[in-house]
Molecule: small-subunit ribosomal RNA
Organism: uncultured organism
RNA sequence: AUCCUGGCUCAGCGCGAACGCUGGCGGCAUGGCUAAAACAUGCAAGUCGAACGCGAAAGCACUUCGGUGCAAGUAGAGUGGCGGAAGGGCGAGUAAUGCGUAUCUAACGUGCCCCUGGGUCAGGGAUAGCGACUGGAAACGGUCGGUAAUACCUGAUGAUCCCGAUGAGCCGCAUGGUUUUUCGGGCAAAGGCUUGCCACCCAGGGAUCGGGAUACGUCCUAUCAGCUUGUUGGUGAGGUAAUGGCUCACCAAGGCUUAGACGGGUAGCCGGUGUGAGAGCAUGACCGGCCGCAUCGGGACUGAGACACUGCCCGGACUCCUACGGGAGGCUGCAGUAACGAAUAUUCCGCAAUGCGCGAAAGCGUGACGGGGCAAUGCCGCGUGAAGGAUGAAGCCCCUAGGGGUGUAAACUUCUGUCAGGGUCCACCAAGCUCUGAGGGGACCCAAAGGAAGGACCGGCUAACUUCGUGCCAGCAGCCGCGGUAAUACGAAGGGUCCGAGCGUUGCGCGGAAUCACUGGGCUUAAAGGGUGCGCAGGCGGACUGGCAAGUACUUUGUGAAAUCCCUCGGCUCAACCGAGGAAUUGCUUGGUAAACUGCCCGUCUUGAGCCCGGCAGAGGUCGUCGGAACGGUAGGUGGAGCGGUGAAAUGCGUAGAUAUCUACCGGAACGCCAAAGGUGAAGACAGGCGACUGGGCCGGAGCUGACGCUCAGGCACGAAAGCGUGGGUAGCGAACGGGAUUAGAUACCCCGGUAGUCCACGCCCUAAACGAUGUGCACUAGAUCGAGGAGGUUUUGACGCCAUCUCGGUCGAAGUAAAAACGUUAAGUGCACCGUCUGGGGAGUACGGUCGCAAGAUUAAAACUCAAAGGAAUUGACGGGGGCUCACACAAGCGGUGGAGCAUGUGGCUUAAUUCGAAGCAACGCGAAGAACCUUAUCCAGGUUUUGACAUGCACGGAUUAGUGAUCCGAAAGGUGAUCGACGCUCUUUGAGUGGAACGUGCACAGGUGCUGCAUGGCUGUCGUCAGCUCGUGCUGUGAAGUGUCGGGUUAAGUCCCUUAACGAGCGAAACCCCUGCCGUUAGUCGCUAACAUUUAGUUGAGGACUCUAGCGGGACUGCCGGUGUCAAACCGGAGGAAGGUGGGGACGACGUCAAGUCAUCAUGGCCUUUAUGCCCUGGGCUGCACACGUGCUACAAUGCGGCGGACAGAGCGACGCAAUACCGCAAGGUGGAGCAAAUCGCAAAAACCGCCGCCCAGUUCGGAUUGCAGACUGCAACUCGUCUGCAUGAAGUUGGAAUCGCUAGUAAUCGUGUAUCAGCAAUGACGCGGUGAAUACGUUCCUGAGCAUUGUACACACCGCCCGUCACGCCAUGGAAGCUGGGAGCACCCGAAGUCGCC
Repeated sequence: AUCCUGGCUCAGCGCGAACGCUGGCGGCAUGGCUAAAACAUGCAAGUCGAACGCGAAAGCACUUCGGUGCAAGUAGAGUGGCGGAAGGGCGAGUAAUGCGUAUCUAACGUGCCCCUGGGUCAGGGAUAGCGACUGGAAACGGUCGGUAAUACCUGAUGAUCCCGAUGAGCCGCAUGGUUUUUCGGGCAAAGGCUUGCCACCCAGGGAUCGGGAUACGUCCUAUCAGCUUGUUGGUGAGGUAAUGGCUCACCAAGGCUUAGACGGGUAGCCGGUGUGAGAGCAUGACCGGCCGCAUCGGGACUGAGACACUGCCCGGACUCCUACGGGAGGCUGCAGUAACGAAUAUUCCGCAAUGCGCGAAAGCGUGACGGGGCAAUGCCGCGUGAAGGAUGAAGCCCCUAGGGGUGUAAACUUCUGUCAGGGUCCACCAAGCUCUGAGGGGACCCAAAGGAAGGACCGGCUAACUUCGUGCCAGCAGCCGCGGUAAUACGAAGGGUCCGAGCGUUGCGCGGAAUCACUGGGCUUAAAGGGUGCGCAGGCGGACUGGCAAGUACUUUGUGAAAUCCCUCGGCUCAACCGAGGAAUUGCUUGGUAAACUGCCCGUCUUGAGCCCGGCAGAGGUCGUCGGAACGGUAGGUGGAGCGGUGAAAUGCGUAGAUAUCUACCGGAACGCCAAAGGUGAAGACAGGCGACUGGGCCGGAGCUGACGCUCAGGCACGAAAGCGUGGGUAGCGAACGGGAUUAGAUACCCCGGUAGUCCACGCCCUAAACGAUGUGCACUAGAUCGAGGAGGUUUUGACGCCAUCUCGGUCGAAGUAAAAACGUUAAGUGCACCGUCUGGGGAGUACGGUCGCAAGAUUAAAACUCAAAGGAAUUGACGGGGGCUCACACAAGCGGUGGAGCAUGUGGCUUAAUUCGAAGCAACGCGAAGAACCUUAUCCAGGUUUUGACAUGCACGGAUUAGUGAUCCGAAAGGUGAUCGACGCUCUUUGAGUGGAACGUGCACAGGUGCUGCAUGGCUGUCGUCAGCUCGUGCUGUGAAGUGUCGGGUUAAGUCCCUUAACGAGCGAAACCCCUGCCGUUAGUCGCUAACAUUUAGUUGAGGACUCUAGCGGGACUGCCGGUGUCAAACCGGAGGAAGGUGGGGACGACGUCAAGUCAUCAUGGCCUUUAUGCCCUGGGCUGCACACGUGCUACAAUGCGGCGGACAGAGCGACGCAAUACCGCAAGGUGGAGCAAAUCGCAAAAACCGCCGCCCAGUUCGGAUUGCAGACUGCAACUCGUCUGCAUGAAGUUGGAAUCGCUAGUAAUCGUGUAUCAGCAAUGACGCGGUGAAUACGUUCCUGAGCAUUGUACACACCGCCCGUCACGCCAUGGAAGCUGGGAGCACCCGAAGUCGCC
């Protein structure tokens, strides 16, 4: 990177919303979701004088001042009637006494209203009010007196009414209903006034509204599995309008429940509403229906109706009043208060409309209602102007500096008049002749572009990009994720996108989510098959005939309230909104028809299943018995020092005789070979032989039963090992434990011992990677092959073989399936039936509870919290103390070093005013630096100057002052001062004037920076690595990442080549081409060479081109030839020839890439910083500092050496600011001097090791040369810090170097000298070249390091310097435990007991 699984998240729609920013108008709606917590104040239910009796006062008038009249039978209270059971509010409770739908009531009621029939006779006694007296703070009473009624009571009359008895008809689903005959008993009434109306009584009917019952439906929880005593039923009684255990007495013992009783949690239900393609899911604000409630709990009264929101009684809590004795209250009505809360309005107007109550009516009442107010809370409509107007103002933003954007936008010109504002006149809401409007509304006129635009977003999802600021800060964030100096992600600006009087955010619901899958999912490895079987319930079930009609289909009846949704039409200017009609309401219900399918009933069948008969195989099970090998022990014999054990050891055993060996005996456990990919069993599991008992399977058969079957929640049984209980047994092995080792430690691995256990019997446990990680059964869908068990055919018989067949066990494979791996008649294919099971990771198979267990524990099984993933299969890499193949001075073999010493040099550290900067494992450290005394040099330090500048370009101004030469003075210098002299071009008439460029001055732009960022970069470089690799096109394979090619077999230094081949080709690398070197030829001979000739000290000269050499051009080497091996190959081995042989040797050359490798200080460059300084100049210092540490080197420690003398042989370079000979001076460094040489000519230049001779004689030395002193030489302006060299003197450490470590495979290592660059000189022992002398070793690839190829594992991909686990420490969070403390719920038992109902007295 891929495919899959799987969760998280977003885009849509909605809302009784809230919050942020903003806010012009109108219409229609909506507005305490929280504390069913508490409430100040006002109002929300009254009305009737035509039911009744009482009955004022103010005021006015009159007055004899005593009063009278009007007010007025008014106000008012009371008796009485009707209404206060409606309307209005709320959702606490309620999981069914509720609601919805469909039915039933032959088991019921119904005031007011309507219809029908009938009636209203005669009496009586009280009591409020009132009056008198009186109690109390009040609330409220008490006693006496007296009064009315449509109040109350008695009697009468009365039926079709009620009760009891009785005869008959009709009907019904039971009880029964209904009509009717006869007899007995019982029950009514109220009047009023305006005199025709309203009341009143009885009975029947209607309408309406109710009571009751049944069926079905109605949330979560089984970690609630049993519940129930009035419980279930019966008989009788009571009670009610009415059925009923509704209540009671007695009797019976029932009733409910896995189709979930009982318990717990939550919740008012519905029409509907939101969403959705639908199925569903969620919800029940507003409107409508039903229910429930009215401070909490209980109770009844009245009444047609209540157990009564604004009635009564009692109890509780709370509040208020009080004279302390007692009283009062109930906003879940409308407003309003405070409280709660994210949050929800006016203590408004009116009864004008609609409706309700009372009334004969007028009318009265009505916080129902009609309206207004507040709130963008929602839906809908309108406006904030319209047209023209620039190659395009200004401002702002960006910029590649050209320009671009905002943008016809504005200005400007012309025009219009919605809304808001002002004025005038009034349709309409008014019905019904007049009258009646709280509030709303209509038409016309006036003025002026005037009063009216914002919000969110712009990294992806997701429409919309730039600049600046910031610098893991500040902040953002729905998810992924942004921010650590160039942020389209933060903040701002410009611009843009989307909506628009709104826009966003938050919350909640549905959707997307096929992510609980009915529509529509899964379980080999992703989460998921129960360990296995038997099996009740349940689910499902073979063939045929007939019947029924429950399911099913069609049709039909009633219902499914209205509103809503949908369609059509209509009314407000449109719309929202409203009205009318229709459709729909997928449901339930009534009757009918059909009979295929399912179901049920009767009958029949044999193929499913089972039985029977004959055979066969087998570690199937249980019990008993027997056996040999090994092992241990005991006894004895032999024997004599060890044995045993390990990587190596030790503990251990052994002279008291082990180990070893022989004999005899004892003991327990396990059963070699046969033996297998084999067999058996449901699984676990099962193996010496034999016997007894016993389960299952398979094959063959002509028989029998007749669907008897499959699966299986609960249940029952079996169930490895370990473990537990009791009792045995114990040879070996062996948790724990002891000891010895290993180790940093070693509670391990290894060793010596060793208890439980392992074994047996009986009883528990019940788990496992109990796996094929694959439930059981049946059917279907190519084959090939092997094994096991049968019974056939073929051959005359038999063997071997072959053919077809049944069962079991394996392998490979078609189709198909699968994410792939794979599976594939033993399915993971195609179907059916049934069971089990899954729903992101962690928490956790844990806690709590239940069940089981002796225990250990098993089983069932959560949540809080947390994460944005966890996971499967496959792919490419990387990695492995994985395996295989192969390379490399990688090891080994060898030679020489480093590490020890002194010094040189670089680095770290330290120091310092400064010790400038960079480089950092390999791949920094004699590196940048191929030359730090000043300069270099880098503001590294101290100090002194300078500011358009040491350097570049442009503009403006000035003006001829100038450029240049610069004496003098000051200064450490830089620099300052500045006498004197004094230019150049062009034009004009000479003096001269004018003008111009450079220059100068002033000013502005700008210069400058070795300042920062190598993690912004270019270029260059290092490294892996001169390793053999890295890729592409087309094709093919795979869902895809990707693979193939590039693999395999050979071969090579090599992906070099060959062969094979779903690959065929190609590219970058390797090789070759290039350079040097080795051989030859040829050409050319000077400054080179010299064989011959001449000359001569000398190739010096003449001469020569032969040779060497030089440097051009060619040749030569190609596995070409021969033999062998090899696949008829590539190639390898050996050989010949050849100067050279298998790439001859060396160099240049470095694939795709890796290391954010190195370098901003070579250079270039983005951004940032600086600009009287971080620029520029200068003096002096520093970069050389020294307790130390490391790297790289040099010189040594000596005799294969050192010293002295003599002698020989290179190559490659360099030289004019140079190399310098001969000569002379000096011990020497060097000096004087200068021939020659721009160099195959002259010079540097002596090569050294080597050879010869002499000395030294193993020592801190004639080794070694550090250090120091003195005296000199040279370079340079200048050798103090701080140069090199010389002489004399001095003569340190060091006697071959610990752990460790480096280089090298042949002209190499080692050793010897020599040159050059840089450079005045030189700290060079460095670097880069050159030649001289010139080895040893390589068996080999086990190991160390690195690399290549294919393979394997992977939880790694920043790739093992990876990933990751646990403890601990600190802080925080969640949850659990905890001595206890506390709240709530429920049950049982008993005691006290208010109001009230019923009974009795």